[in-house]
RNA sequence: GCUGGAGUGGCUCAGUCGGUAGAGCAAUUGAUUCGUAAUCAAUAGGUCGGGGGUUCGAUUCCCUUCUCCAGCA
Numbered sequence: 001g002c003u004g005g006a007g008u009g010g011c012u013c014a015g016u017c018g019g020u021a022g023a024g025c026a027a028u029u030g031a032u033u034c035g036u037a038a039u040c041a042a043u044a045g046g047u048c049g050g051g052g053g054u055u056c057g058a059u060u061c062c063c064u065u066c067u068c069c070a071g072c073a
Stems, first nucleotide, its partner, number of pairs: 001072007010025004019056001027043005049065005
C1' cells in the first nucleotide's frame, strides 16, 4: 500500500432483508436472613466509533474518516 472483518449500556454479545434498541453479568433499591452470601422482585443506564448522503423514516443502505484484528504484498 491492497483486501476482508470488528466497533451497540460498566463488561460480554444479540438485533435482516430500513419502522424510533434488547439479553446475560455487573450496579442501585427493596424483600428474605441475627448478619453476610445465595435467591426473588423492581429501577437506572446506550443520540448504535465520528462526519456526510439517500429516505417520510437509518444500528441496518451508500461515501468518507478514526481505532483494533487478520491476510496479501
Transfer RNA from an uncultured Clostridia bacterium, 73 nucleotides, folded computationally. Rfam family: tRNA. The sequence was found in a public genome assembly.